[in-house]
RNA sequence: AUUUGAAAAAUCCAAACUCACCGAAGGAUGGGGACGGAAAGCUGAGGGUCUGCAAAGAUAACCUGGCUACCAUU
Numbered sequence: 001a002u003u004u005g006a007a008a009a010a011u012c013c014a015a016a017c018u019c020a021c022c023g024a025a026g027g028a029u030g031g032g033g034a035c036g037g038a039a040a041g042c043u044g045a046g047g048g049u050c051u052g053c054a055a056a057g058a059u060a061a062c063c064u065g066g067c068u069a070c071c072a073u074u
Stems, first nucleotide, its partner, number of pairs: 004072002012037002017032004022027001041067003045064003048059004
């Protein structure tokens, strides 16, 4: 520099549920929790889904794309 994610391991994240809190809602944030994850890190760019009369918003643990990183492996 590059291939791959079988096994293992360092490390990391944290579904449901629950408590607090914010929001019109979807949902967000923090504590507990651990179903899972090898990008379940970041990004709302494309699609999907959700909320909303609409404007608009939410979702990255729905998929794709972009950027970056760990371990092992080639």

The RNA shown here (c-di-GMP-I riboswitch aptamer) has 74 nucleotides and comes from Desulfopila aestuarii DSM 18488. The RNAcentral record of the sequence draws on Rfam and Ribocentre. NCBI's taxonomy places the organism under Bacteria, Pseudomonadati, Desulfocapsaceae, Desulfopila, Desulfopila aestuarii. Its Rfam family is "c-di-GMP-I riboswitch aptamer". Its family is annotated with cyclic-di-GMP binding in the Gene Ontology. Its mean pLDDT, the model's own confidence on a scale to 100, is 83.